[in-house]
Predicted 3D model of RNase P RNA and transfer RNA as a complex of 465 nucleotides. Model confidence (mean pLDDT): 77 of 100.
RNA sequence: UGAGUUGGCCAGGUGAUCGCGUGUCCUUAUCUCUAUGAGAAAGGCGCGAGGAAAGUCCGGACUCCCCAGGGUAGGAUGCCGGGUAACACCCGGGCGGGGCGACCCGAUGGACAGGGCCACAGAAACAGACCGCCGCCAGGGAUGGCGACAUCGCUGGCGGUAAGGGUGAAAAGGCGGUGUAAGAGACCACCGGCGGGCCGGGUAACCGGCUCGGCCAGGCAACCCCCAUCCGGAGCAAAGCCAAGCAGGAGGGAUGGCGCGACCCGCGCCGCAUUUGGAACCUCCGGGUAGGCUGCGCGAGGCGUCGGGCAACCGACGUCCCAGAUAGAUGAUCGCCGCGCCGAUGUUCCCCAUCGGCGAACAGAAUCCGGCUUAUCGGCCAACUCAAGCA
RNA sequence: GGGGGCGUGGUGUAGUGGUCGAACAUGUGGCCCUGUCAAGGCCAAGAUCGCGGGUUCAAAUCCCGUCGCUCCCG
Numbered sequence: 001u002g003a004g005u006u007g008g009c010c011a012g013g014u015g016a017u018c019g020c021g022u023g024u025c026c027u028u029a030u031c032u033c034u035a036u037g038a039g040a041a042a043g044g045c046g047c048g049a050g051g052a053a054a055g056u057c058c059g060g061a062c063u064c065c066c067c068a069g070g071g072u073a074g075g076a077u078g079c080c081g082g083g084u085a086a087c088a089c090c091c092g093g094g095c096g097g098g099g100c101g102a103c104c105c106g107a108u109g110g111a112c113a114g115g116g117c118c119a120c121a122g123a124a125a126c127a128g129a130c131c132g133c134c135g136c137c138a139g140g141g142a143u144g145g146c147g148a149c150a151u152c153g154c155u156g157g158c159g160g161u162a163a164g165g166g167u168g169a170a171a172a173g174g175c176g177g178u179g180u181a182a183g184a185g186a187c188c189a190c191c192g193g194c195g196g197g198c199c200g201g202g203u204a205a206c207c208g209g210c211u212c213g214g215c216c217a218g219g220c221a222a223c224c225c226c227c228a229u230c231c232g233g234a235g236c237a238a239a240g241c242c243a244a245g246c247a248g249g250a251g252g253g254a255u256g257g258c259g260c261g262a263c264c265c266g267c268g269c270c271g272c273a274u275u276u277g278g279a280a281c282c283u284c285c286g287g288g289u290a291g292g293c294u295g296c297g298c299g300a301g302g303c304g305u306c307g308g309g310c311a312a313c314c315g316a317c318g319u320c321c322c323a324g325a326u327a328g329a330u331g332a333u334c335g336c337c338g339c340g341c342c343g344a345u346g347u348u349c350c351c352c353a354u355c356g357g358c359g360a361a362c363a364g365a366a367u368c369c370g371g372c373u374u375a376u377c378g379g380c381c382a383a384c385u386c387a388a389g390c391a
Numbered sequence: 392g393g394g395g396g397c398g399u400g401g402u403g404u405a406g407u408g409g410u411c412g413a414a415c416a417u418g419u420g421g422c423c424c425u426g427u428c429a430a431g432g433c434c435a436a437g438a439u440c441g442c443g444g445g446u447u448c449a450a451a452u453c454c455c456g457u458c459g460c461u462c463c464c465g
Base pairs, nucleotide, nucleotide: 001387002386003385004384005383006382007381008380009379010378012337013336014335015334016333017332018331020048021047022046023045024044025043027041030040031039032038033037050362054373055372057371058370059369060368061367062235063234064233065232069265070264071263072262074231075230076229077228078227079093080092081091082090083089094108095106096105097104098103109226110225114224115223116220117219118218130165131164132161133160134159135158136157137156138155139154141152142151143150144149173191174190176188177187178186192216193215194213195212196211197210198209199208200207201206239294240293241292242291248285249284250283251282252281256270257269258268259267301320302319303318304317305316306315307314308313339359340358341357342356343355344354345353346352392464393463394462395461396460397459398458401417402416403415404414409448419435420434421433422432423431441457442456443455444454445453
């Protein structure tokens, strides 16, 4: 200098004018009312979107359902250790894969519990014989022989064989030897894998070494399944209060109903009528309302320093208060400065200076918080890697 | 706030692990037929299977993420 990797940060600044929401203070010379008060309005002061407020994909807080009990079903997660309120998140490590490397990716438990699948091809896709090789039997042939018979083909049957051919993504460990009718981990040496035992390191996952066992019969569990762990349901339209308003009717209803929306058990509550009747409750039709307040802004909170920890994170101290709308406020215009790009001029190129033009994203709270994912103009910082050159 | 479904040639659909190099209808283009048009016949083109990643020997299909459309309940 070029090409990259990882982590973090910013999300223009400032002034003027006009405007919006909210909190608080103040003013009665203004207005309204149910009037020693309350509200409105005006004014002063303070505050007023985000890194994603988004998607709603996870996890919690909070509220209600009796406690949130047992079981089944269902769902989620899935190497180990740690962090956390919790997680499918984060940190560190192991293993596997990719990259020259910094580094990145991985739903990464179990295939001797069982079921299922592995297209086409191939004999066979998990235990198999198509060709080949070998043995035996039968038939028939050729050659030799006087003959008995011997040798070599052919055909058929029975059987052995996984060495060789061929197929496939995948073919029963590899290679050499012994052995055999031919062969084969059948046996042996070496190598590779798997399992058991022991030793060493590590909290563990796991790694390394020694030894034993022929154990070597594949793959898929992001197919069912098995194992382990976790999950009660619903959601701020939760939930509570106030105000206003209305009209009831029909059907069901004791092996009853409710306790929220899977089921069973358990528990609690309500009810248990008796035919001219029927509660709780359920369904349908009809009627009313379409307002206000709380929840709702001090929180697993931000910042700084110190300490612990490799880190995620945790602790102590100090300091700060930082949006609460309800059809939904947080905006608009102009000036100056700063940033990027393009063009022209100065000086032919780079740098620099001046002038002109253009650009500045994604997007916007709605109960709150921790994550993940996605969108995003442009820029900054730190650490590291590779290549080339120079010293 | 809660729940479900869909995305495949221009259009509407089928295909739900493998003979998919993706099928059918319609539309489009060319030729034939006809005096001409339609109908009919023959041929051809036309697909990032919404997108990205993963599992697998193999993905339109299975899984994860994401984008868009649509439906239902309160």

Rfam match: Bacterial RNase P class A.